Overview
Predicted 3D model of a 74-nucleotide RNA (transfer RNA) from a Thermoplasmata archaeon. The coordinates come from a structure-prediction model, not an experiment, and the mean pLDDT is 82. Rfam family: tRNA. It is annotated as a transfer RNA.
[in-house]
RNA sequence: GCCGCCGUGGCUUAGACUGGUAUAGCGACACCUUGGUAAGGUGUAGGUCGAGGGUUCGAAUCCCUCCGGCGGCU
Numbered sequence: 001g002c003c004g005c006c007g008u009g010g011c012u013u014a015g016a017c018u019g020g021u022a023u024a025g026c027g028a029c030a031c032c033u034u035g036g037u038a039a040g041g042u043g044u045a046g047g048u049c050g051a052g053g054g055u056u057c058g059a060a061u062c063c064c065u066c067c068g069g070c071g072g073c074u
Base pairs, nucleotide, nucleotide: 001073002072003071004070005069006068007067010026011025012024020057028044029043030042031041032040050066051065052064053063054062
C1' cells in the first nucleotide's frame, strides 16, 4: 500500500441481508418478600448505535470519506 471482519447503555450483546417505537442478560437504584441476610419477584434510570457527510417522508440499517481495533496479502 491492498483486502476482509468488528465498533450499539457501566460490561456482554440482538437488530443491518429486507430502512419504519433501539433489544435482552449481567450490573446500579427503589420497592415487595424475610426475625435478619442470601436467593427470588416487581419497577425505574441509563444509548442520541465510532465521527462527519449524502440519499430518503423516514437511516443503527443503504452510499461516500475518515478514526480506532483485529486478521490476511504484498